[in-house]
RNA sequence: UGUACUAAAAUGCUGAAUUUUUUUAUAAGAAAAAACGGGGGACCCACUAAUUGGGGCGAAUUCAUUAAUUGAUAGGUUAUUCUUUCAAACCGAGCCCGUCAGCUAACCUCGUAAGCAUGGAAAGAAAUUUA
Numbered sequence: 001u002g003u004a005c006u007a008a009a010a011u012g013c014u015g016a017a018u019u020u021u022u023u024u025a026u027a028a029g030a031a032a033a034a035a036c037g038g039g040g041g042a043c044c045c046a047c048u049a050a051u052u053g054g055g056g057c058g059a060a061u062u063c064a065u066u067a068a069u070u071g072a073u074a075g076g077u078u079a080u081u082c083u084u085u086c087a088a089a090c091c092g093a094g095c096c097c098g099u100c101a102g103c104u105a106a107c108c109u110c111g112u113a114a115g116c117a118u119g120g121a122a123a124g125a126a127a128u129u130u131a
Base pairs, nucleotide, nucleotide: 011117012116013115014114018034019033020032021031022030023029035112036111037110038109039108040107045102053100054097055096056095057094062072063071064070075091076090077089078088080126081125082124083123084122085121086120
């Protein structure tokens, strides 16, 4: 001087998954509130099925091929925020309910994880900061 690995902090990303309070030993655990998100659940409307079971969360569906797999694809993500256009790089999984659930006001009920490190441009609208 360069490269790689590890730790902490800052700043951010996918996602609903954040903040605060009480108790306690400034801990863990337990409980509560706000905020955000999911499920069940009338009239009316819709459906006319009923083992090829059916359904839910999620962007994660579908097709071809294969011993394994690979290729594509509906769709989704990328630094002030939202929308639109172009470009580039990625993702395109998995889990759950248990024979049962259309929509759905009141009402009932559940969750607060897990995993990461990308930084191109233009237009319109909005917000914030500095002078």
This is a predicted structure of a 131-nucleotide RNA (c-di-AMP riboswitch aptamer (ydaO/yuaA leader)) from Haloplasma contractile. The coordinates come from a structure-prediction model, not an experiment, and the mean pLDDT is 77. Of the family's consensus pairs, 92% are formed in the model.